[in-house]
Molecule: c-di-GMP-I riboswitch aptamer
Organism: Pirellulaceae bacterium
């Protein structure tokens, strides 16, 4: 990072299935995307639940720790081409 070449992945929405839940995993189907490849034990951010405790009449709200979960949220690290 180009009206290049070979291509590649595949949002939501639905369907089934796991999961308390975030969310996943298949199939449909393409919103997009030069890294939408890979890494949640390189670091950060959000989210989800649970055990304390605080506040509140309820519904729920915040703090502190454990567990999980997004990598298409930022990044770390690898990659194909090759014009300007």
């Nucleotide at each position: 990072g180009a009206u290049a070449a070979g291509g590649g992945c595949a949002a939501a929405c639905c369907g089934g299935c796991c999961g308390c839940a975030a969310g996943g995993c298949c199939g449909c189907g393409a919103c997009g995307c030069a890294a939408a490849g890979c890494u949640a034990c390189a670091g950060g951010a959000u989210c989800u639940c649970u055990u304390g405790u605080u506040c509140a009449u309820u519904c729920g709200a915040g703090c502190c720790a454990g567990a999980g979960a997004u990598u298409g949220c930022c990044a770390g690290c690898u990659g194909c081409c090759g014009a300007a």